Model confidence (mean pLDDT): 77 of 100. A computed fold for a 175-nucleotide RNA, annotated as Lysine riboswitch aptamer.
RNA sequence: UAUUUUGAUAGAGGUUGCGUGCUUUAAGAGUAGUUUUCCGGAUGCGGCAGGCGCAGGGGAAGGAGAGUGAAAGGGGAGCACGCCGAAAGGGUGGAAGAUCUGCAUUUCCGCUGCUUGGGCGUAAGGCGAAUAACCUUGCGACUGUCAUCUUCACAGAUGGGGCGCUAUCGGUUCU
Numbered sequence: 001u002a003u004u005u006u007g008a009u010a011g012a013g014g015u016u017g018c019g020u021g022c023u024u025u026a027a028g029a030g031u032a033g034u035u036u037u038c039c040g041g042a043u044g045c046g047g048c049a050g051g052c053g054c055a056g057g058g059g060a061a062g063g064a065g066a067g068u069g070a071a072a073g074g075g076g077a078g079c080a081c082g083c084c085g086a087a088a089g090g091g092u093g094g095a096a097g098a099u100c101u102g103c104a105u106u107u108c109c110g111c112u113g114c115u116u117g118g119g120c121g122u123a124a125g126g127c128g129a130a131u132a133a134c135c136u137u138g139c140g141a142c143u144g145u146c147a148u149c150u151u152c153a154c155a156g157a158u159g160g161g162g163c164g165c166u167a168u169c170g171g172u173u174c175u
Base pairs, nucleotide, nucleotide: 005171006170007169008168009167010166011165014084017083018082019081020080021079022078023077024076025075033068034067035066036065037064038063039062043055044054045053046052047103048102049101050100051099087116088115089114090112091111092110093109094108095107096106097105117143118142120140121139122138123137124136125135126134145160146159147158148157149156150155
């Protein structure tokens, strides 16, 4: 100096890179709730089932009118912070919440290379109040990166996957 393999540290991607918090804003919604009038006439409520409890002929559910009238989850914008498997989804385990048990649901925490390089557009499905947003899958071009090929070069073609790529330093191995 070159080869194999491995570790540590640093770094890059950008039409909105990723996440979190705060502020603000549209929507949710003239909805839920609540007050009241009328009709109604026996059920209704606590997510569901079974218990248990509560309200109810001094009028339940439901319907109509009038008055008053939210919030949460989700979105947009701005700012700040932490970051570049950032993170997201799936699976799985646990905890907490609302009456008990079971189930479901919501939130939070852990584990998991199970999937995705990144954002965008588009179609279908899911979720959602939603034509928003988000999730999954397909397709499309773009972008970053490496390999191979073409090229003086710029650049182009094909392929790969973040288990990647670049830089530095160290270990290991072969000659």
It was read from a public genome assembly, where an Rfam model found it.
Its Rfam family is "Lysine riboswitch aptamer". The literature on the family includes a 2003 paper in Proc Natl Acad Sci U S A by Grundy et al., "The L box regulon: Lysine sensing by leader RNAs of bacterial lysine biosynthesis genes".